[in-house]
RNA sequence: GCGCCCGUAGCUCAGUUGGAUAGAGUACAGCCCUCCGAAGGCUGGGGUCACAGGUUCGAAUCCUGUCGGGCGCG
Repeated sequence: GCGCCCGUAGCUCAGUUGGAUAGAGUACAGCCCUCCGAAGGCUGGGGUCACAGGUUCGAAUCCUGUCGGGCGCG
C1' cells in the first nucleotide's frame, strides 16, 4: 500500500429481510432477606449504536468518506 472483518451501557455481547419505547448478562445504586455480610429476590440509574455526510416517510441496520482495532497478502 491492497483485501476482509469489527466498533452498540463501565465490561462482554445480541439485534444488520430498514419500522413503532434500542436489549441481555455482568458490574453499580437502593430496598427485601440476615445479628452483620455473602448468596438469593425485587426495583432503578446508565448508550450521540466510533465520527461526518447521503438515500428514505422512516437508518444501529443501506451507500460514501474519515478515525480506531484485528487478520491476511505484498